[in-house]
RNA sequence: GGGGCUAUAGCUCAGCUGGGAGAGCGCUAGCAUGGCUCGCUAGAGGUCACGGGUUCGAGCCCCGUUAGCUCCA
Numbered sequence: 001g002g003g004g005c006u007a008u009a010g011c012u013c014a015g016c017u018g019g020g021a022g023a024g025c026g027c028u029a030g031c032a033u034g035g036c037u038c039g040c041u042a043g044a045g046g047u048c049a050c051g052g053g054u055u056c057g058a059g060c061c062c063c064g065u066u067a068g069c070u071c072c073a
Stems, first nucleotide, its partner, number of pairs: 001072007010025004019056001027043005049065005
């Protein structure tokens, strides 16, 4: 330098054919317990990497950028 893959909650990750943004763990509160762990219930938590484009509508499609991983040279 060229090709490919990845980027979504604090962490690990789903997200179908473009229309609801989610799960587990963690965190907070309550219940329960003599207390802790476990358990149960509820809740908070999001620039869907960034900038544009297409569309009535984009996490998803298109272009570019950044970062990481990987292959070729």

Background:
This is a predicted structure of a 73-nucleotide RNA (transfer RNA) from a Mollicutes bacterium. It was read from a public genome assembly. It matches the Rfam family "tRNA". The family's RNA type in Rfam is transfer RNA. About the family: Transfer RNA (tRNA) molecules are approximately 80 nucleotides in length.